[in-house]
Context: one part of a larger RNA
RNA sequence: GCGGGCGAGUUAAUCUGUGCGGCUUGGCUAAAUGCGUUUAGCAUGGAGCCGUAGCGAAAGCGAGUGUGAAUAGCGCGACUUAUUGUCGUACAGAUUAGACCCGAAGCCAGGUGAGCUUGCCAUGGGCAGGGUGAAUCUACCCGAAACGGUAGAGGAGGCCCGAACCAGUACGUCGUACAACGCGUUUGGAUGACCUGUGGUAAGGAGUGAAAAGCUAAUCGAACCUGGUAAUAGCUGGUUCUCUCCGAAACAGCUUUAGGGUUGGCCCUGUGUGUUCCCGUCGGGGGUAGAGCACUGGAAGGGAAGGAUAGGGGGAAACCUCGCCUUUCCUAUCAAACUCCGAAUACCGACGACUAAUAGCACAGGAGUUAGACUACGGGCGCGAAGGUCCGUUGGUCAAAAGGGGAACAGCCCAGACCGCCAGUUAAGGUCCCUAAAUCUAUGCUAAGUACAAGCGAGGUGGUGGGGUUUCUUAGACAGUGAGGAGGUUGGCUUAGAAGCAGCCACCCUUUAAAGAAAGCGUAACAGCUCACUCACUCAGAGACCCUGCGCCGAAGAUGAUCGGGGUUAAGCAUAGUACCGAAACUGCGGAUCAUAGAUUGUUGUAACUUUCUAUGGUGGUAGGAGAGCGUUCCACUUGGCGCUGAAGGCGAAGGGGUGACCCACGCUGGAGCAUGUGGAAGUGAGAAUGCCCGC
Numbered sequence: 001g002c003g004g005g006c007g008a009g010u011u012a013a014u015c016u017g018u019g020c021g022g023c024u025u026g027g028c029u030a031a032a033u034g035c036g037u038u039u040a041g042c043a044u045g046g047a048g049c050c051g052u053a054g055c056g057a058a059a060g061c062g063a064g065u066g067u068g069a070a071u072a073g074c075g076c077g078a079c080u081u082a083u084u085g086u087c088g089u090a091c092a093g094a095u096u097a098g099a100c101c102c103g104a105a106g107c108c109a110g111g112u113g114a115g116c117u118u119g120c121c122a123u124g125g126g127c128a129g130g131g132u133g134a135a136u137c138u139a140c141c142c143g144a145a146a147c148g149g150u151a152g153a154g155g156a157g158g159c160c161c162g163a164a165c166c167a168g169u170a171c172g173u174c175g176u177a178c179a180a181c182g183c184g185u186u187u188g189g190a191u192g193a194c195c196u197g198u199g200g201u202a203a204g205g206a207g208u209g210a211a212a213a214g215c216u217a218a219u220c221g222a223a224c225c226u227g228g229u230a231a232u233a234g235c236u237g238g239u240u241c242u243c244u245c246c247g248a249a250a251c252a253g254c255u256u257u258a259g260g261g262u263u264g265g266c267c268c269u270g271u272g273u274g275u276u277c278c279c280g281u282c283g284g285g286g287g288u289a290g291a292g293c294a295c296u297g298g299a300a301g302g303g304a305a306g307g308a309u310a311g312g313g314g315g316a317a318a319c320c321u322c323g324c325c326u327u328u329c330c331u332a333u334c335a336a337a338c339u340c341c342g343a344a345u346a347c348c349g350a351c352g353a354c355u356a357a358u359a360g361c362a363c364a365g366g367a368g369u370u371a372g373a374c375u376a377c378g379g380g381c382g383c384g385a386a387g388g389u390c391c392g393u394u395g396g397u398c399a400a401a402a403g404g405g406g407a408a409c410a411g412c413c414c415a416g417a418c419c420g421c422c423a424g425u426u427a428a429g430g431u432c433c434c435u436a437a438a439u440c441u442a443u444g445c446u447a448a449g450u451a452c453a454a455g456c457g458a459g460g461u462g463g464u465g466g467g468g469u470u471u472c473u474u475a476g477a478c479a480g481u482g483a484g485g486a487g488g489u490u491g492g493c494u495u496a497g498a499a500g501c502a503g504c505c506a507c508c509c510u511u512u513a514a515a516g517a518a519a520g521c522g523u524a525a526c527a528g529c530u531c532a533c534u535c536a537c538u539c540a541g542a543g544a545c546c547c548u549g550c551g552c553c554g555a556a557g558a559u560g561a562u563c564g565g566g567g568u569u570a571a572g573c574a575u576a577g578u579a580c581c582g583a584a585a586c587u588g589c590g591g592a593u594c595a596u597a598g599a600u601u602g603u604u605g606u607a608a609c610u611u612u613c614u615a616u617g618g619u620g621g622u623a624g625g626a627g628a629g630c631g632u633u634c635c636a637c638u639u640g641g642c643g644c645u646g647a648a649g650g651c652g653a654a655g656g657g658g659u660g661a662c663c664c665a666c667g668c669u670g671g672a673g674c675a676u677g678u679g680g681a682a683g684u685g686a687g688a689a690u691g692c693c694c695g696c
Base pairs, nucleotide, nucleotide: 001696002695003694004693005692006691011097012096013095014094015093016092017091018090019089020088021087022086023085026050027049028048032044033043034042035041054061055060064076065075066074067073100238101237103235107228108227109226110225111224112223118202119201120200121199122198123197124196125195126194127192129161130160131159132157136153137152138151139150140149141148165189166188167187170185171184172183173182204220206216207215208214241629242628243627244626245625246624251264252263253262254261255260265369266368267366268365269364270363271362272361273360276359279352280351281350282349283348284347290341291339292338296335297334298333300331301330302329303328304327305326306325307324311322312321313320314319372398373397374396375395376393377392378391379390380389381388403414404413405412418591419590420589421588423587424586425585429581430580431579432566433565434564438578440577441576442575443574444573445572451568452567459553460552461551463550464549465548466547467546468545469544470543471542472541480537481536482535483534484533486510487509488508491505492504493503516531519530520529521528592619593618594617595616596615597614598613599612602609603608604607630685632682633681634680635679636678637677639675641674642673649669650668651667652666655664656663657662
């Protein structure tokens, strides 16, 4: 891992409700006793309990009572109509118990451990070899002596090197190991606070500890075993057959509360009410959006008046100018905590009509939910960031919703799947191929593969389409070509020079068709080349600006690119149109089921149940509520039941029935029990719990 088996809402007491049943001259017995095939039951037993009256804390009073001075008021009752009560039983829920099952870490009690390890005690044992050479002593020398020197003897040391022994530094190896800490190399100590044998001793909030909370039997920030014990677990996981009807919540208040509760909201079931719901019309109040500046404030420009004289600039000064403060006027403005104004929605009320559905409302019983997500719109926080966060519209979808579209994609778009059909029509979205359907029609645009998915600014663009305003133009425009572009003069000044062209000043006159005391290049300065301006040739449009469509640049990212791909000059973009495709939508045909209404058959007691049919409407679904069934084990009764002429069980996908759980048949196997019907009782259904056991 797989297969098989086992594996989780039980039982008791009490309470509440619903169904059914008994009695209702109210109902019921409990313990106990007697009888009885000795164990199923029958009888006795009214003690007691519930009901028949309430109110009050109570004394107590009583259809009233409590409060109160009260005969008031008020609370709870009675009165009126409608009402039954009680006992049993089944189901549902609650409470108390282990209370659906498994699961802690832990707490306490009593014991067991020092054969591991820590310390200590007693008694034993062990330490190759080599080196160094303390004290002390002796001899000699020196010295008055103490000291000192030299040589020899000597053999100290938590001394040195290094085996045994003890340790465990670094690396490697191993890492389903040889091993729950080993192995190899290397390394530290190795006469000492050394190592070690045997015996003894100290223990669980206690021991021991050269202290690491180390060690106390592979266990230690409190050992192990058993018990209290099914500790507790607001936590995690798991919780076993089928079909039918309805179907949530992720919100509010409170909470040592925030991943838990409780009450309300929302769901289900029953009973009652009977249109109260929804919708429209009319009537209301409002101060949001917007707008506005009349108030409160903000902020800009200008004018005027007043003030301060401390500022910056100019001036010798007077003073001028800029600036400062206050008020006022004009212009143009801003505001969640401004309003002279002021919607749409929403909300409330009245009236009215339609609708008739699982509507609304009330009461009772059962829940679940109180982690929400995205999207649209209105907002707060944030950076008008976030797949951000917090509110609102109790909007939409998902959650709890499948189908089609969106390449893929809970929350987007279309659309809500009862079942069947090799029928039809559409939605969103599409129609060149992948790929169902237009290589559709008409008119334009784009040349960038722009684009065919989303998305990138300021700025730039003689890319190109459309519209408009205006100027020049056969008296010849714009562009082009040819020619001219001169003289006074090298203007004056400045300067080494300054000649149109470093700079300063002036910028005239003349000849002309026209020509600047020169717009640019150039020279050291000149020279030289262009320009403005003019003529000629040529010839019909040329220039400037504004609005707008589609483009271009701006445009850099991390594994290999791409519109989903191929590819496309339309198969791109814009406008208009006609076809077609396209879903579980809608329609058609057949079938099932539920609700309501009607008809109908049967039964008994006017009602209820039942059979059949018709009409209308429904039948996605998590938590959850309600209903109807299938199957397993056992018990009672049942059948003129089955069975060695073969029961149960097993194997076999193919026959038959049922919406389904499942049932029936057949063949083989198997070898002794089993089934139908009606009831009853449960150790009653397995795929999950890192489930448990066995097998492989």